This is a predicted structure of a 75-nucleotide RNA (transfer RNA) from a Minisyncoccota bacterium.
Its Rfam family is "tRNA". Rfam classes the family as a transfer RNA.
Its mean pLDDT, the model's own confidence on a scale to 100, is 82.
The sequence was found in a public genome assembly.

RNA sequence: GCCGCUAUCGUCUAGCCAGGACAAGGACGCCAGCUUCUCAGGCUGGAAACGUGGGUUCAAAUCCCGCUAGCGGCA
Numbered sequence: 001g002c003c004g005c006u007a008u009c010g011u012c013u014a015g016c017c018a019g020g021a022c023a024a025g026g027a028c029g030c031c032a033g034c035u036u037c038u039c040a041g042g043c044u045g046g047a048a049a050c051g052u053g054g055g056u057u058c059a060a061a062u063c064c065c066g067c068u069a070g071c072g073g074c075a
Stems, first nucleotide, its partner, number of pairs: 001074007010028004020058001030046006051067005
């Protein structure tokens, strides 16, 4: 230098191929309440994410292009 893969809540992960709002789901963790003499456990509720810039579209996590970062391959 070229090619391929990957990037989503604090962590792990689904959704992407095949676009659909309002409101991106789950597990663990976190916060609050209830339960309990207390803790643990259980129950209920809550906060929390689409790497970044552009494009296409009525509508983008999803499609297209660039960039960044990581991993692998070739030279």